[in-house]
RNA sequence: GCCGCUGUAGCUCAGUAGGUCAGAGCAUCCGGCUGUUAACCGGACGGUCAUCGGUUCGAAUCCGAUCAGCGGCG
Repeated sequence: GCCGCUGUAGCUCAGUAGGUCAGAGCAUCCGGCUGUUAACCGGACGGUCAUCGGUUCGAAUCCGAUCAGCGGCG
């Protein structure tokens, strides 16, 4: 330098033939249960879906550029 994959909540990830509110588990906080703790049960909190731009009535999803990580080739 070229090619490919990955980037979504504090952490691990799901969601891609564009459309109902962007979700789960763990963590954190509150409550219930219990003699207490843990476990268990219920709830809350938490995201401008890497960044910028484009297409579209509508984008996490399609297109382009850029950034970061990993891998391959030279």

Model confidence (mean pLDDT): 81 of 100. This is a predicted structure of a 74-nucleotide RNA (transfer RNA) from a Methanobacteriota archaeon. Rfam family: tRNA. The family's RNA type in Rfam is transfer RNA. Taxonomically the source falls in Methanobacteriota (Archaea, Methanobacteriati). It was read from a public genome assembly.